[in-house]
RNA sequence: CUGUGAUAAAGGCAAACCGGUCGAAAGGCCGGGACGCAAAGCCUCCGGUCUAAGGGCAUCGCCUAAGAUAGCGGGGAUACCAUA
Numbered sequence: 001c002u003g004u005g006a007u008a009a010a011g012g013c014a015a016a017c018c019g020g021u022c023g024a025a026a027g028g029c030c031g032g033g034a035c036g037c038a039a040a041g042c043c044u045c046c047g048g049u050c051u052a053a054g055g056g057c058a059u060c061g062c063c064u065a066a067g068a069u070a071g072c073g074g075g076g077a078u079a080c081c082a083u084a
Stems, first nucleotide, its partner, number of pairs: 002084004012037002017032006035071001042076002045074003048069003054064004
């Protein structure tokens, strides 16, 4: 440097749900809580998905991301331990 990842060491993160809070929403953050995770640490560059405030059509709905998702996948730059 590259590959691999146990039931090993040191440890780490935290789904659903509940409370609080921000947000139009999706969702975020904090606390509790653990379904899981070997990058479930970081970045929306590509695709997907969610939402649709504003805008558009135009009527009681439809379209639209500059919003969201890195725990949807790919990609990028990094990182602990073990092992080949």
RNAcentral holds the sequence, with entries from Rfam and Ribocentre.
A computed fold for an 84-nucleotide RNA from Ferrimonas balearica, annotated as c-di-GMP-I riboswitch aptamer.